[in-house]
RNA sequence: GCAAGUCGUGCGAGAAAGUCACCUUCGGGUGGUGAGUAAAGCGGCGAACGGGUGAGUAACACGUAAGAAACCUGCCCCUAAAUCCGGAAUAACAUUGCUAACGCGGUGCUAAUACCGGAUGUGGUCUCCAGUUUGCAUGAACAGGAGAUUAAAGGUGACCUCUACUUGUAAGUUAUCGUUUAGGGAUGGUCUUGCGGACCAUUAGCUUGUUGGCGGGGUAACGGCCCACCAAGACUAUGAUGGUUAGCCGGCCUGAGAGGGCGAUCGGCCACAUUGGGACUGAGAUACGGCCCAGACUCCUACGGGAGGCAGCAGUAGGGAAUUUUGCGCAAUGGGGGAAACCCUGACGCAGCAACGCCGCGUGAGCGAUGAAGGUCUUCGGAUUGUAAAGCUCUGUUGAGUGGGACGAAAAAUCUUAUGGCUAAUAUCCAUAGGACCUGACGGUACCAUUCGAGGAAGCUCCGGCUAAAUACGUGCCAGCAGCCGCGGUAAUACGUAUGGAGCGAGCGUUGUUCGGAAUUACUGGGCGUAAAGGGAGCGUAGGCGGAAAGGUAAGUUAGAAGUGUAAUCCACAGGCUCAACCUGUGGCUUGCUUUUAAUACUGCUUUUCUUGAGUAUUGGAGAGGAAGACGGAAUUCCAGGUGUAGCGGUGGAAUGCGUAGAUAUCUGGAAGAACACCAGUUGCGAAGGCGGUCUUCUGGCCAAAUACUGACGCUGAGGCUCGAAAGCGUGGGGAGCGAACAGGAUUAGAUACCCUGGUAGUCCACGCCGUAAACGAUGGACACUAGAGUCGGGAGGCUUGUCUUUUCGGUGUCGUAGCUAACGCGUUAAGUGUCCCGCCUGGGGAGUACGCUCGCAAGAGUGAAACUCAAAGGAAUUGACGGGGGCCCGCACAAGCGGUGGAGCAUGUGCUUUAAUUCGAUGCAACGCGAAGAACCUUACCUGGAUUUGACAUGGGAGUGAAAGGUUUCAGAGAUGGAACUCCUUCCUUCGGGAACACUCUGCACAGGUGCUGCAUGGCUGUCGUCAGCUCGUGUCGUGAGAUGUCGGGUUAAGUCCUUUAACGAGCGAAACCCUUGCCGUUAGUUGCCAGCGAGUAAUGUCGGGGACUCUAGCGGGACUGCCGGUGUUAAACCGGAGGAAGGUGGGGACGACGUCAAGUCAUCAUGGCCUUUAUGCCCAGGGCCUCACACGUGCUACAAUGGUAGUGACAGAGCGACGCGAUACCGCGAGGUGGAGCAAAUCGCAAAAACAUUGCCUUAGUUCGGAUUGCAGGCUGGCAAUUCGCCUGCAUGAAGUCGGAAUCGCUAGUAAUCGCGUAUCAGCUAUGACGCGGUGAAUGUGUUCCUGAGCCUUGUACACACCGCCCGUCAAGUGAUGGGAGUUGGGAGUACCCGAAGUCGGUUUGCUAACCCUUAGGGGAAGCGUGCCGACGG
Repeated sequence: GCAAGUCGUGCGAGAAAGUCACCUUCGGGUGGUGAGUAAAGCGGCGAACGGGUGAGUAACACGUAAGAAACCUGCCCCUAAAUCCGGAAUAACAUUGCUAACGCGGUGCUAAUACCGGAUGUGGUCUCCAGUUUGCAUGAACAGGAGAUUAAAGGUGACCUCUACUUGUAAGUUAUCGUUUAGGGAUGGUCUUGCGGACCAUUAGCUUGUUGGCGGGGUAACGGCCCACCAAGACUAUGAUGGUUAGCCGGCCUGAGAGGGCGAUCGGCCACAUUGGGACUGAGAUACGGCCCAGACUCCUACGGGAGGCAGCAGUAGGGAAUUUUGCGCAAUGGGGGAAACCCUGACGCAGCAACGCCGCGUGAGCGAUGAAGGUCUUCGGAUUGUAAAGCUCUGUUGAGUGGGACGAAAAAUCUUAUGGCUAAUAUCCAUAGGACCUGACGGUACCAUUCGAGGAAGCUCCGGCUAAAUACGUGCCAGCAGCCGCGGUAAUACGUAUGGAGCGAGCGUUGUUCGGAAUUACUGGGCGUAAAGGGAGCGUAGGCGGAAAGGUAAGUUAGAAGUGUAAUCCACAGGCUCAACCUGUGGCUUGCUUUUAAUACUGCUUUUCUUGAGUAUUGGAGAGGAAGACGGAAUUCCAGGUGUAGCGGUGGAAUGCGUAGAUAUCUGGAAGAACACCAGUUGCGAAGGCGGUCUUCUGGCCAAAUACUGACGCUGAGGCUCGAAAGCGUGGGGAGCGAACAGGAUUAGAUACCCUGGUAGUCCACGCCGUAAACGAUGGACACUAGAGUCGGGAGGCUUGUCUUUUCGGUGUCGUAGCUAACGCGUUAAGUGUCCCGCCUGGGGAGUACGCUCGCAAGAGUGAAACUCAAAGGAAUUGACGGGGGCCCGCACAAGCGGUGGAGCAUGUGCUUUAAUUCGAUGCAACGCGAAGAACCUUACCUGGAUUUGACAUGGGAGUGAAAGGUUUCAGAGAUGGAACUCCUUCCUUCGGGAACACUCUGCACAGGUGCUGCAUGGCUGUCGUCAGCUCGUGUCGUGAGAUGUCGGGUUAAGUCCUUUAACGAGCGAAACCCUUGCCGUUAGUUGCCAGCGAGUAAUGUCGGGGACUCUAGCGGGACUGCCGGUGUUAAACCGGAGGAAGGUGGGGACGACGUCAAGUCAUCAUGGCCUUUAUGCCCAGGGCCUCACACGUGCUACAAUGGUAGUGACAGAGCGACGCGAUACCGCGAGGUGGAGCAAAUCGCAAAAACAUUGCCUUAGUUCGGAUUGCAGGCUGGCAAUUCGCCUGCAUGAAGUCGGAAUCGCUAGUAAUCGCGUAUCAGCUAUGACGCGGUGAAUGUGUUCCUGAGCCUUGUACACACCGCCCGUCAAGUGAUGGGAGUUGGGAGUACCCGAAGUCGGUUUGCUAACCCUUAGGGGAAGCGUGCCGACGG
């Protein structure tokens, strides 16, 4: 800004601008036209529709089905009858006044379809009289008679038949639109009722007009709707009242359905219109664009007072994550007014904005391999992007340009033609049919034709699993991702990017919400022994359910019919837009409600019967059933007395305590209280809690048998009532023992505990509370059915008369079939199969807490949440692991022994410390004499300093030289290195040009190099449990399954070794055996070994000839197998004993190490992924370091002495090693050693002396003739360049600690421990007292498994599974979140009582006014206004 006006065919009045003509004093005036137009007014109809919103409302508001005989209805339709005669006003208008404004008056004139009076009365209404028909009650309908009362408005067109004047007009006639009365219809509305749809009981009682009646008032109408009176009722556990939330429905979304959620668009109903209240007008309103009042807010004001209401359409502001144009048109559809033209219509039709939704289309199609380039990955070969591109040939949806171009429009009206009706009538009018004329917002839009041209048109999410789709790089528990599980700590398919791929596509993804999946509230369709869940138990009210037979009824039920279940939606079939979405038609559906007809099996109701459920009576029976009273003995304590003397008591051991004032012990007597041994029993009774000496009284229940009786009287049981262990509370008693609290003593790190000595409440009794327990069978009650095996109580039968047997009823246990169960388990005493009823559950924590209420004296009990938080909590079973669980068994595990370590000195390794560096690794057992079987240089990896850069080493390319390299000497230098000189002058092929090889130099690229990092990226190797006896598989069987069985049990073994039993039967890896060595014998062979017999020789020796007998050597065999005997044992395996034998039960020793464990160890043996470095973290050299030294630890050596030391003499091994070697005899040296060099590549020679031992002498218990550290001096050795840091050895001298070692701890079971020497590897030498081997001498103890430790098997518990080095509980600091309480304070909602009392209806009254009406006595009454009364909003 617009959204409600219209009608001049209801009425009166009635402009102006402009224009034309005339006049003019040129200022203007008059007339016509504009025009009976505009605007305003009276009057009629409409404005109560249409449009918006969902605040309120839990209600007859809505839905559905009925009722109104208790009602109204304008406009519309039909029928009947009318429309006569009069009257008085008033707005507009004119004039005048007040006010800022809005507006409000005074005076005067006027009309009507405005208003009023009278007449008539077809009819209507009321009263009276007397009827008919009919209904579910009150009643309703109809007809007759009498009386009373009650209506109206005209407008327009046409005509002249009648009448008047007679031109024609109207007093008239006619048509039409109205008006009035009455009846009916239609439409719309109002009222009443049945049924239906939210939550909370931590809302249980509510109500006074409340419930009903009588009589009035009021209403269109019924009704406490309102009033007076009377009665005391009405509603409620089938949820009243209160609180919270909410418009209801058709329908929409979802779902297989049943359901669940929602109530936008479209349609029906309701409610609301700034908030609250109120009426007026009207057919209809308590009225969105009307009125009055009050409140809040906004605006105007002259301050006196006024104006306003977008939850109409647009639009603005604000709020918000977010929601459009101040558009066009009445052309269509619909509405209002009008006779109509027409006017109005933000209803509506269209357009605009938004991918917000649904649907359709496009962004091109075909051919095209060198599989282009580029990108990415790579095993470097290739693969992939990918026919994708380029290129060639086409098409033209869409787009852009040009041209054409709709449907939606047909009515109405007007004109005209024809027919019919009305009429006096060929007027008019009305109806029907034909023709003509006219109207498009969308929009030059849809659509069509043509031109151009692949030209303008693809994105989003994802790629660990669920879930379709993976690679690289970057990052390194960071950055980040994440719907759930979860990913990221240096190789991330999970983060970020890239490439590739997957999905959808003008969309894609995220967020929110609803349903589904969820049988996770289970009606369809769940559960309660242990997972959440049976009330502690009984009695019993309401309710639910209920035995057999017959009859009736027909409420439930079933079948048929009728009505309704709006339209749209949905479904099916058709049709229209090019298809589709969308639209249209027809049918179905609308699962419901109502009425009616029929059926009668079942349920209900009712009647009549029955006895089997239930109960009563009779006779017996068992019992710790209950209550009260009385009595009894044992024990304990106390008191008195006697005897008697030093302890008692108590404990793991003690102490506190008691006792010389006489305890404990013992005897006698007495007192008190409490509890009742044996009997006694998975025995009995009771509803449960519970009940135990004996007797008496009272009393409840149960069982059996046989008959009689009642005749369904039953079961369960929300609320309710009663009972209800222990502890606790109140009052009064009682109090022996026991004994919370408390005290003391112990224990202990502590010990507010366990143990001990005392001890108060309490325990006991009476009365009264409490009302809970793991009140448990963790299993509610009743009934029926479904295999069996023992005991308690009662009955019946049988015989063989018994401690018998068969059977039946009731109870109480164990095992078990079918079945059930997630499994464990239950199993006629069900957790089986069914029926009925009650209680309870819905993830863990918060929490049985808070608040509220009820109960209680209190303690507390009952009822019982939420916020917040977690992704689990839980059950049963399985396999392991673990246990200060159990059983069996083994091992130098302990015990019994022997010898050590730990104390000393030294050696060696480690830690720590130090340092330029003290390189690195190994760290409980299972690192620490370990890697290292040899650190002075080297090694060497470390440090300092000095050099070097394709490199000390490998391969390839290019250029040069032909010799180079090498060797020798020399100079500078610490050396590396650099310079110089000398020497040497290569090999092969040849077509004689050269080529190849080789070597060096230069170049510089690829690369070399790294003892740099990661053993938690790895291979290989190794340690350890452990030489422990285990670890598995196939098939079968069992179990839903994880899994089990086998592999367990009984024996036995070193052994899962073997036997036996057995749902297991077999098999594999381990054990054993096979292999090596050693012990006995045989045989074969005798050199370098041996020498009995024979011979020879020597001072002596197998020295020599010979020999194979013996020893020995080293090949091949034998031997031992529980084979034999006896006993035990299950007729077994096996064990014990014995014989024989060199050896006897694995003869001794070794090698050999199952499945696996420890992210065990090693990137520094080696190999290797990734990372790092490349004039250095590579490489070369000199020196230094790995050898430090306050200290600590490990492993050893030597000792502390007499079983010894020392000196002399005298014996006996084995296994090794030796040429860069072992090195004899001899000589020198005190010695280490030196000189020298016989022999030996070794059964020949050498190292090589074995030592302990034996024997003789000395030492005589001492820091020594023990012990040898340390230090000094002097030497030796090195196939070392070098011995200071930093080697070994020898001689002389020196002569430390140490006199057998604390706590603790190690090894060893027989040729072992102990002790004694010898050898070898590495190696120039050596730090070796180490390591690995060899032999000599050569014991003790145990025959057991209680304990420590480790291991094995079976079993058990488990909240552990990273597996006890596990898991896990509580307090506390700081900060934070949520919740409860809190002196109070503040806001909102509701209720009750009172005050004030606007507007307004209604009532009564008073005064004034008045035309029509009434009365009239001519004064009045009615209507309206003011004040007042009741009610009454806001406010208090």